[in-house]
RNA sequence: GAGCCUGUAGCUCAGUCUGGUGAGAGUACCUGUCUGAUAAGCAGGGGGUCCUCGGUUCAAAUCCGAGCAGGCUCA
Numbered sequence: 001g002a003g004c005c006u007g008u009a010g011c012u013c014a015g016u017c018u019g020g021u022g023a024g025a026g027u028a029c030c031u032g033u034c035u036g037a038u039a040a041g042c043a044g045g046g047g048g049u050c051c052u053c054g055g056u057u058c059a060a061a062u063c064c065g066a067g068c069a070g071g072c073u074c075a
Base pairs, nucleotide, nucleotide: 001074002073003072004071005070006069007068010027011026012025013024020058029045030044031043032042033041051067052066053065054064055063
């Protein structure tokens, strides 16, 4: 320098192919319950400008363009 893949909650990820319901799951965290106490279990809660900027559209995490970061391969 070229190609490909990835970027969504503290962490691990789904959802993107095929645009449209209130952005979700597990785990962690907080509170309550349970217990003599702890853990486990149960119930509830907080937490996201979906990597950035721009474009298309009535409508974008999702499509398009340019970047940024990481990974793999080639030179």

The RNA shown here (transfer RNA) has 75 nucleotides and comes from a Promethearchaeota archaeon. The source organism's lineage runs through Archaea, Promethearchaeati and Promethearchaeota. The RNAcentral record of the sequence draws on ENA. It matches the Rfam family "tRNA". About the family: Transfer RNA (tRNA) molecules are approximately 80 nucleotides in length. Rfam classes the family as a transfer RNA.